This is a predicted structure of a 468-nucleotide part of an RNA (small-subunit ribosomal RNA, 3' major domain) from an uncultured bacterium.
The prediction has a mean pLDDT of 86.
RNAcentral holds the full RNA, with entries from ENA, Greengenes and SILVA.
[in-house]
Context: one part of a larger RNA
RNA sequence: UGACGGGGACCCGCACAAGCAGCGGAGCAUGUGGUUUAAUUCGAAGCAACGCGAAGAACCUUACCUAGACUUGACAUGUCCUGAAUUACCAGUAAUGUGGGAAGUUCCUUCGGGAACAGGAACACAGGUGGUGCAUGGUUGUCGUCAGCUCGUGUCGUGAGAUGUUGGGUUAAGUCCCGCAACGAGCGCAACCCUUAUUGUUAGUUGGUACCAUUAAGUUGACCACUCUAGCGAGACUGCCCGGGUUAACCGGGAGGAAGGUGGGGAUGACGUCAAAUCAUCAUGCCCCUUAUGUCUAGGGCUACACGCGUGCUACAAUGGCAAGUACAAAGAGAAGCAAUACUGUGAAGUGGAGCAAAACUCAAAAACUUGUCUCAGUUCGGAUUGUAGGCUGAAACUCGCCUAUAUGAAGCUGGAGUUGCUAGUAAUCGCGAAUCAGAAUGUCGCGGUGAAUACGUUCCCGGGUCU
Numbered sequence: 001u002g003a004c005g006g007g008g009a010c011c012c013g014c015a016c017a018a019g020c021a022g023c024g025g026a027g028c029a030u031g032u033g034g035u036u037u038a039a040u041u042c043g044a045a046g047c048a049a050c051g052c053g054a055a056g057a058a059c060c061u062u063a064c065c066u067a068g069a070c071u072u073g074a075c076a077u078g079u080c081c082u083g084a085a086u087u088a089c090c091a092g093u094a095a096u097g098u099g100g101g102a103a104g105u106u107c108c109u110u111c112g113g114g115a116a117c118a119g120g121a122a123c124a125c126a127g128g129u130g131g132u133g134c135a136u137g138g139u140u141g142u143c144g145u146c147a148g149c150u151c152g153u154g155u156c157g158u159g160a161g162a163u164g165u166u167g168g169g170u171u172a173a174g175u176c177c178c179g180c181a182a183c184g185a186g187c188g189c190a191a192c193c194c195u196u197a198u199u200g201u202u203a204g205u206u207g208g209u210a211c212c213a214u215u216a217a218g219u220u221g222a223c224c225a226c227u228c229u230a231g232c233g234a235g236a237c238u239g240c241c242c243g244g245g246u247u248a249a250c251c252g253g254g255a256g257g258a259a260g261g262u263g264g265g266g267a268u269g270a271c272g273u274c275a276a277a278u279c280a281u282c283a284u285g286c287c288c289c290u291u292a293u294g295u296c297u298a299g300g301g302c303u304a305c306a307c308g309c310g311u312g313c314u315a316c317a318a319u320g321g322c323a324a325g326u327a328c329a330a331a332g333a334g335a336a337g338c339a340a341u342a343c344u345g346u347g348a349a350g351u352g353g354a355g356c357a358a359a360a361c362u363c364a365a366a367a368a369c370u371u372g373u374c375u376c377a378g379u380u381c382g383g384a385u386u387g388u389a390g391g392c393u394g395a396a397a398c399u400c401g402c403c404u405a406u407a408u409g410a411a412g413c414u415g416g417a418g419u420u421g422c423u424a425g426u427a428a429u430c431g432c433g434a435a436u437c438a439g440a441a442u443g444u445c446g447c448g449g450u451g452a453a454u455a456c457g458u459u460c461c462c463g464g465g466u467c468u
Base pairs, nucleotide, nucleotide: 007468008467009466010465011464012463013462015458016457019422020421021420022419023418026314027313028312029311030310031309032308033307034305035304042053043052064300065299066298067297068296069295070294073125077124078123079121080120081119082118083117086103087102089100090099091098106115107114108113127289128288130287131286132285136283137282138278139277140276141274143272148187149186150185151184152183153182154163155162156161167178168177169176193266194265195264196263198234199233200232201231202230203229204228207224208223209222212221213220237260240254241253242252243251244250316415320374321373322372323371324370325369332363333362334361337356338355342351343350344349381412386407387406388405389404390403391402392401428450429449430448431447432446433445434444
């Protein structure tokens, strides 16, 4: 000077408390440990690994295993030779490799040749998801969106260093005010950016419809008032009033206002910490392999299963289940695509293909509401598991996909110790979309609908900040 203390003082945070809903018990999904295996590829490990890398393992992916092949190589550059490239076909193989024969003759040209591509030869070399993240770059997590971290000059101290940055107030904030041997400054804070909430104006189609006409229907003429869309503006600044406060910063209340004291949300992450993570995104030093630790192909594995743990989904029911009727979104996606009306099928789906490269067409709502039924039961709850029959994608669903119908109808009657999230359009609950993707979400990332309870307070638990 820091760090630490079951030392002190002050302050903050869904940290506790007050509440609501969960997890921990059940079944399943998923990740992981362990075990097993020829292989169950590798990484991630308290918070900050474990629905994580993986925005999607049947083949491919794929890195693993088994078997079969190749050796200048699957890929790059250089030298030489031959041939346009290339395309069917036959034999053979589990497949790649392999063997055979056929068709075919590019472009530029100074006619020497050159360019691109293919095959062959020899060597330089290629190649490695092999090792080291404790050799590294880059990127990322975390403390933490916490309010801190520093510098110049001056001053003090022999010096390390101190001061400034401490003190009195105040703030979300080293935010601001006052004081002060300090005076200034930088990185952070805030603001500038995006979005949302109000409104003016411009514009009026693919959007909208009050008036006029028209229709089954904003369907069409008409119109751009309104809604909406998207450009440009306005608007909020403690600006105004009262009280408190040191005549300060600021705090409490009020007015006006769509919005009030940072309006809500996002992006934005200081100096640094953890030899934190990543050599398997990529790049890269060194080491290692070079007829193999490289490359190709087929099949298998990553999906195993006495068990432990994490994260989720579905439930245990009447604020409910089932049946019928009926209404209202936002944000997105769409051409090897989204697919309507119609028809067939109990259904998954099929046939067919109007329209739409989209404010035009399509994908396309559920909870809610109304009526009926069930009457507290392991049930008309719950749906695991399994049989049978089908559908879809795809060369191919056995290992190992998703969906449908029918039959089957397991555990489960609210969960021990303990533990998690959340302070408002939040929690809870309801559905919708997208990326990845041939197919394959209970995951992820978004979107809207319905919509609470509670916060006395800071003694205590946890984490953090300042001074001592």